[in-house]
RNA sequence: GGGCCUGUAGCUCAGUUGGCUAGAGCGCCCCGGUCGCAUCGGGGAGGUCGAGGGUUCAACUCCCUCCAGGUCCACCA
Numbered sequence: 001g002g003g004c005c006u007g008u009a010g011c012u013c014a015g016u017u018g019g020c021u022a023g024a025g026c027g028c029c030c031c032g033g034u035c036g037c038a039u040c041g042g043g044g045a046g047g048u049c050g051a052g053g054g055u056u057c058a059a060c061u062c063c064c065u066c067c068a069g070g071u072c073c074a075c076c077a
Base pairs, nucleotide, nucleotide: 001073002072003071004070005069006068007067010026011025012024013023019057028044029043030042031041032040050066051065052064053063054062
């Protein structure tokens, strides 16, 4: 330098034939429960969906550029 993949909640991820209020598990907070803790039951908070722009009535989803990480190849006479 080139190809491909990934980026969504604190963590691990789902959701991409564009469309109903963006979700799960773990974690966190509160309540119940217990002598107390854990397990367990109920409730709750938490997201500009990597950034910017474009297309569209409408974008996590399509297009362009960029950023970060991973991987393969090339270069390093």
Predicted 3D model of a 77-nucleotide RNA (transfer RNA) from a bacterium.
RNAcentral holds the sequence, with entries from ENA and MGnify.
The same sequence occurs in records of 2 taxa.
Its Rfam family is "tRNA". Rfam's curators write: Transfer RNA (tRNA) molecules are approximately 80 nucleotides in length. Rfam classes the family as a transfer RNA.